Predicted 3D model of a 116-nucleotide RNA (SAM riboswitch aptamer (S box leader)) from a Salinivirgaceae bacterium. Model confidence (mean pLDDT): 79 of 100. The source organism's lineage runs through Bacteria, Pseudomonadati, Bacteroidota, Bacteroidales and Salinivirgaceae.
RNA sequence: AUGUUAUAAAGAAGGGCUAAGAGAUUAGGCUCCGUGAGGCCCUAGCAACCUUCCCCCAAAAAGGAAAGGUGCUAACACCUAACCCAACAACUGUUUUGUAUGGGAAAUUAUAACUA
Numbered sequence: 001a002u003g004u005u006a007u008a009a010a011g012a013a014g015g016g017c018u019a020a021g022a023g024a025u026u027a028g029g030c031u032c033c034g035u036g037a038g039g040c041c042c043u044a045g046c047a048a049c050c051u052u053c054c055c056c057c058a059a060a061a062a063g064g065a066a067a068g069g070u071g072c073u074a075a076c077a078c079c080u081a082a083c084c085c086a087a088c089a090a091c092u093g094u095u096u097u098g099u100a101u102g103g104g105a106a107a108u109u110a111u112a113a114c115u116a
Base pairs, nucleotide, nucleotide: 003114004113005112006111007110008109013043014042015041016040017039018038021032022031023030026081027080028079029078044073045072046071048070049069050068051067052066054064055063077108083104084103085102086101087099088098089097090096
C1' cells in the first nucleotide's frame, strides 16, 4: 500500500501564527467563514481501539480507575443520489413511472487494531 475486523444519530475548547475559502470524492442542495472559517503549533478536553498497571474475581471474563500510543473536539460521515421493501401520486388494467416520505441492507469515506 492492499486486505480483514470493529465502530460511525452520543461526547469534547482556548491561545498563537497564517490566510480565503471550507464542509472526503462526482453532481445537486444546505451550512460555516476577514466578528478570521480552514491549515500548522501549544495547552486543555472527549472517549472508540490498542498497550501497561491497579481494583474486583477461587481463577478468568465482564466491569471500574489511572497512565501511555493513535484518533477526535459545527451541523446524523451536514443532507440527497445506485439496490430492496413500504407509503403516496400519476398512468394503466398483466402493470408501469415518479417522489431529497419512511425503513433496511450495501457501496464509498473516516478512525483503530491486525496483516503483506